[in-house]
This is a predicted structure of a 77-nucleotide RNA (c-di-GMP-I riboswitch aptamer) from Anaerolineales bacterium UBA5796.
Of the family's consensus pairs, 94% are formed in the model.
It was read from a public genome assembly, where an Rfam model found it.
RNA sequence: AUCCUGAAAAGGCAAACUCGUCGCGAGGCGAGGGCGCAAAGUUAUGGGUCUGAUUCUCAGAUCGCCAAGCUGCCAAA
Numbered sequence: 001a002u003c004c005u006g007a008a009a010a011g012g013c014a015a016a017c018u019c020g021u022c023g024c025g026a027g028g029c030g031a032g033g034g035c036g037c038a039a040a041g042u043u044a045u046g047g048g049u050c051u052g053a054u055u056c057u058c059a060g061a062u063c064g065c066c067a068a069g070c071u072g073c074c075a076a077a
Stems, first nucleotide, its partner, number of pairs: 006074001012037002017032006035064001041070003045067003048062006
């Protein structure tokens, strides 16, 4: 220095719900809020699930459903 792992410390993100707003909708965004998270950072790439339409296929959503790629703070055993 790197990899696996995850005690401590510095921090970070932010579920459900409420309000506002955008969307046909799934859902997104902002504020409050805090269930939780060692990548709960990022990419819709594969799968799953969901929504709209219906040319059976197309378009969209979900990364805090799983997997994979890229990047990343600290460092005890």